RNA sequence: CCACCGGACCAGGUGAUCGCCGGCGGUGAGGUCCCGUCUCGGCGGGGUCGACAGUCCGCGGGAGGAAAGUCCGAGCUCCGCAGGGCAGGGUGCCGGGUAACGCCCGGUGGGGGUGACCCCGAGGAAAGUGCCACAGAGAGCAGACCGCCGGGGCUGCGGCCCCGGCAAGGGUGAAAGGGUGCGGUAAGAGCGCACCGGGGCCCCGGCGACGGGGCUCGCACGGCAAACCCCACCCGGAGCAAGACCGAGCAGGGAGCGGGCGGCCCGUCCGAUGCUCCCGGGUAGCGUCGCUCGAGGCGGUCGGCAACGGCCGUCGUAGAUGAAUGAUCACCACCCGGCGGGGGGCGACCCCCGUCGGGCACAGAACUCGGCUUACGGUGCGAUGGGACA
Repeated sequence: CCACCGGACCAGGUGAUCGCCGGCGGUGAGGUCCCGUCUCGGCGGGGUCGACAGUCCGCGGGAGGAAAGUCCGAGCUCCGCAGGGCAGGGUGCCGGGUAACGCCCGGUGGGGGUGACCCCGAGGAAAGUGCCACAGAGAGCAGACCGCCGGGGCUGCGGCCCCGGCAAGGGUGAAAGGGUGCGGUAAGAGCGCACCGGGGCCCCGGCGACGGGGCUCGCACGGCAAACCCCACCCGGAGCAAGACCGAGCAGGGAGCGGGCGGCCCGUCCGAUGCUCCCGGGUAGCGUCGCUCGAGGCGGUCGGCAACGGCCGUCGUAGAUGAAUGAUCACCACCCGGCGGGGGGCGACCCCCGUCGGGCACAGAACUCGGCUUACGGUGCGAUGGGACA
């Protein structure tokens, strides 16, 4: 220098002008439209908005590492629920962390890479059922196509046929009833032996997954559970448009006022109806709450390999609802390329300065957290494998 690996950090800064959202304070100033006048700065008049001031003025605040996908797990809210079982869904090596998790940490086993390191859909196939395409003779209490060996027969001497033994070699396949070697044999075969693999029993180490060792058995138990299934553990549903509150107008109900009958009261009838009061579910609402202080952030210290936890100190940090958090300009910072200059190194190359041009990503909170996944620009650190010093 190139390639690759691991974990960490940043996500532009300052100023000016013009805007947006919400908070606090002030003020009745003001904004906006029209008309007239004008010395084109303004001045006067009128309409409209403006007291919850949502207008105006001032002050301070205003997105992310993923705010995203909505895939897991929770808080919170409403509904449901005696208890147990069935059905259904999820998770699945071991130990730990956590409010919880399918997440994280540390291990075990397996796999990949020369390596740093990375990945795993990692319970049970000796409960049962099922499946194993194509190819192949045979795919599950297997099988003999080519082949090997022995005997017999025929022969045109190339070979062919029949009977029997075998599974070493070839061939098919993802997979063919352990592997390699020696012995053995007519040829062969765990037939015998050694080593490896495997089963059973025991001992040792480890909390455990598991690891190590000894004895024994010629080998019984092919694979698939992301097929049904079995085992262990977990699981009620819907979601902030959850949910709670205030509440007009209109429809509706009641009482009174009015007129007729009547001497009066009660009562009853009447009305295009009008007026006053009360009740009232729900709706509208520039409505209110939920709404942001929460398993919170930062720093220190202690415990722990770590995830994380305890203690102490400190900080206040968006809450919109058609949905704000922006735009323009200047300078600086950062990255890339060209040119020029200087410096370092034996050198490949590296660093600094100036200048010109280009670039500056992915992406926008919506009740709130913990994760995972996906998108994406850059910086610096550590490790690994090469190359070069020519």
Molecule: Bacterial RNase P class A
Organism: Polyangia bacterium